[in-house]
RNA sequence: GGCUCCGUCGUCUAGUGGCCUAGGACUCCUGGCUUUCAUCCAGGCAAUCGAGGGUUCGAAUCCCUCCGGAGUCA
Numbered sequence: 001g002g003c004u005c006c007g008u009c010g011u012c013u014a015g016u017g018g019c020c021u022a023g024g025a026c027u028c029c030u031g032g033c034u035u036u037c038a039u040c041c042a043g044g045c046a047a048u049c050g051a052g053g054g055u056u057c058g059a060a061u062c063c064c065u066c067c068g069g070a071g072u073c074a
Stems, first nucleotide, its partner, number of pairs: 001073007010026004018057001028044005050066005
C1' cells in the first nucleotide's frame, strides 16, 4: 500500500429503513425484605449509535470520505 471485518449506556450486547424520544443483562443509585451483610423483590440513572457529509418523507441501519482497532496479502 491492496482487500476483509469491527466501532451502540461504565462493561457485555440486541438491532438488517418507520413498531426505536435505541431494548436486555451485569455494574451503580434509591427503597423494601433482613438484627446486619449477602441473596431476593420493586424502581431509577446511563449510549442523539466512532466523526463528517450524502440518499430518503423517514437512517444506529443504505452510500462516500475520514478516524481508531483486528485479520490477511504483498

A computed fold for a 74-nucleotide RNA from a Candidatus Woesebacteria bacterium, annotated as transfer RNA. Model confidence (mean pLDDT): 81 of 100. The source organism's lineage runs through Bacteria, Bacteria candidate phyla and Candidatus Woeseibacteriota. Its Rfam family is "tRNA". The family's RNA type in Rfam is transfer RNA. RNAcentral records the identical sequence in 2 taxa.